[in-house]
A computed fold for a 79-nucleotide RNA from Epithele typhae, annotated as transfer RNA. The RNAcentral record of the sequence draws on ENA. It matches the Rfam family "tRNA".

RNA sequence: GGGCUUAUAGCUCAGUGGUAGAGCAUACGACUGCAGAGUUGCUAUCGUGUGGUCCCGCGUUCAACUCGCGGUGGGCCCU
Repeated sequence: GGGCUUAUAGCUCAGUGGUAGAGCAUACGACUGCAGAGUUGCUAUCGUGUGGUCCCGCGUUCAACUCGCGGUGGGCCCU
């Protein structure tokens, strides 16, 4: 220098042009068991909630996380 690939919640990741989601985490509540003299601590499960500039810019479109162009960061390969 060239090619391919990747970027979405605190973390790991879905989301094939039509309301941005799951699991974990976290807050609150319910409930199980254990420990303790104690209003407490730890623990299993369930429910509800919180949490987003979809890497940046421009474009296409009635409508863009999704398509096109350019840029930035990560990974792989070639030279």